[in-house]
RNA sequence: CAGGCUGGCCGGGUGAUCGCGUCUCCAUCUUUGAGUGGAGCCGAGGAAAGUCCGCGCUGUACAGGGCAGAAUGGCGGGUAACCCCCGCUACGGGUGACCGUAGGAUAGGACCACAGAAACAUACCACUUCCGUAAGGAAGUAAGGGUGAAACGGUGGUGUAAGAGACCACCGGCGGCGCAGUGAUGUGUCGGCCAGGCAACCCCCAUUCACAGCAAGGCCAAGCAGGGAUAAUGCGCCCUCCGCAGGGGGGGCAUGCGAGGAGCGGCCCGUUCCUCAGCUUCGGCGAAAAUUCUGGGUAGGCUGCUAGAAAGAUAUGGCAACAUAUCGUCGAGAGAGAUGAUCAUCCAGGAAGAGACCGUCUCCCUUCGGGAAGAUACCUCUCCUCCGGACAGAACGCGGCUUAUAGGCCGGCCUGGCAC
RNA sequence: GCCCCAGUAGCUCAAAUGGACAGAGCAGAGCACUCCUAAGGCUAAGGUUGUGGGUUCAAUUCCCGCCUGGGGCA
Numbered sequence: 001c002a003g004g005c006u007g008g009c010c011g012g013g014u015g016a017u018c019g020c021g022u023c024u025c026c027a028u029c030u031u032u033g034a035g036u037g038g039a040g041c042c043g044a045g046g047a048a049a050g051u052c053c054g055c056g057c058u059g060u061a062c063a064g065g066g067c068a069g070a071a072u073g074g075c076g077g078g079u080a081a082c083c084c085c086c087g088c089u090a091c092g093g094g095u096g097a098c099c100g101u102a103g104g105a106u107a108g109g110a111c112c113a114c115a116g117a118a119a120c121a122u123a124c125c126a127c128u129u130c131c132g133u134a135a136g137g138a139a140g141u142a143a144g145g146g147u148g149a150a151a152c153g154g155u156g157g158u159g160u161a162a163g164a165g166a167c168c169a170c171c172g173g174c175g176g177c178g179c180a181g182u183g184a185u186g187u188g189u190c191g192g193c194c195a196g197g198c199a200a201c202c203c204c205c206a207u208u209c210a211c212a213g214c215a216a217g218g219c220c221a222a223g224c225a226g227g228g229a230u231a232a233u234g235c236g237c238c239c240u241c242c243g244c245a246g247g248g249g250g251g252g253c254a255u256g257c258g259a260g261g262a263g264c265g266g267c268c269c270g271u272u273c274c275u276c277a278g279c280u281u282c283g284g285c286g287a288a289a290a291u292u293c294u295g296g297g298u299a300g301g302c303u304g305c306u307a308g309a310a311a312g313a314u315a316u317g318g319c320a321a322c323a324u325a326u327c328g329u330c331g332a333g334a335g336a337g338a339u340g341a342u343c344a345u346c347c348a349g350g351a352a353g354a355g356a357c358c359g360u361c362u363c364c365c366u367u368c369g370g371g372a373a374g375a376u377a378c379c380u381c382u383c384c385u386c387c388g389g390a391c392a393g394a395a396c397g398c399g400g401c402u403u404a405u406a407g408g409c410c411g412g413c414c415u416g417g418c419a420c
Numbered sequence: 421g422c423c424c425c426a427g428u429a430g431c432u433c434a435a436a437u438g439g440a441c442a443g444a445g446c447a448g449a450g451c452a453c454u455c456c457u458a459a460g461g462c463u464a465a466g467g468u469u470g471u472g473g474g475u476u477c478a479a480u481u482c483c484c485g486c487c488u489g490g491g492g493c494a
Base pairs, nucleotide, nucleotide: 001416002415003414004413005412006411007410008409009408010407012346013345014344015343016342017341018340020043021042023040024039025038026037027036028035029033045391049402050401052400053399054398055397056396057213058212059211060210064269065268066267067266069209070208071207072206073205074088075087076086077085078084089102090101091100092099093098103204104203108202109201111197112196124145125144126141127140128139129138130137131136153171154170155169156168157167158166172194174191175190176189177188178187179186180185217303218302219301220300227294228293229292234257235256236253237252238251239250240249241248242247258276259275260274261273262272263271264270278285279284310329312327313326314325315324316323317322347389349387350386351385353383354382355381356380359376360375361374362373364371365370421493422492423491424490425489426488427487430446431445432444433443439477449463450462451461470486471485472484473483474482
């Protein structure tokens, strides 16, 4: 200098004028309203987006358990939590900086088209021996050929009728043991000889997970029909009163039994809540509940509401993510509503042009310090003109991920070339 | 705010549980027929399966991220 990898940050500034919205104050009114006018303060983001994950908060009764279902998936750590982050391990890609992937295929099932003998236990061609004149048959083998994405460890040797992990050496894979490590795993040694792929198919293992969402929810006001629907309608115990007694009246017990209804995301268990009056001609008749279902009404106000798992600096601990302490900082919060425009100037950026005091190149002179002339396509500097600032837009809050983003700044590293 | 579904030729739809070359009908083009046209006949063409990755020997199909369209609940 060129090309690349990676991490972090900014994403227009200032002033003037006009405009928009909340709030405060003042004025105003045949409309007291989200009215009108004036003044003042304040008024979007790194993603406010997608709604893909995870939490807070609130309600469902602070009673849950099992099954089913869903999610996650190397190991260790961080965190409120995570499909997040950090560190490490193995494998794959890259010359490299670096990037990507990740449980189990000896629990079981399914699938592996076409080709091929055979796609998970099989023999087509072939090889060998035996029988046979021959065609061929029987037995052995899986080394060679062929098919395929994939053929049952690979290479070399010993061995054999031919062969074969049958045996040996090395390599790959698997398992046991030792050592190192918290662990994934690494390493050494021994063993038998070998086990196809697929779990982003079912499944198995481990871990985690209730549902709804601020239009949650709370308080007030107004309004509507205190509308309709659904059941068992028993037993027992205790206290007390009346009665000589059988018995009768009243009250209580639901942490007594039972029945029915309902809630606890689905199912089951379990648990909790509500109800279990009365009349009677003794055949029957028959209300009523809850946090149930349905119907009806309202479309107002206040609150929740923005100071928080906040971000920043410093110190300490940690490789790091992060944690702790101290310090100072933080002015949207909505009627499903505002946050912009113009001009000037600066800051970056782009295009065209003009020029050459620096730089660069060419040539000349030189006392080798420098001086002078020309060029400037590229590079450098100066001047002028024009263009010109992306993606996008809060609505309960927060942590992440993903996606969009003109242009710019800073750091670390790698590869190649040249010079010293 | 909370959720669900779909995307294949110009149009409407197929493609079983992943298997090769993605098929139909209509439309459009050419040929033939006819005096001319239509209908009918014959012929071929037309596809980044919305898009970008991944799993797999192999993806329209399975998984993930985006884009577009449609729908539901309060």
Two RNAs folded together computationally: RNase P RNA and transfer RNA, 494 nucleotides in total. It holds a member of the Rfam family "Bacterial RNase P class A".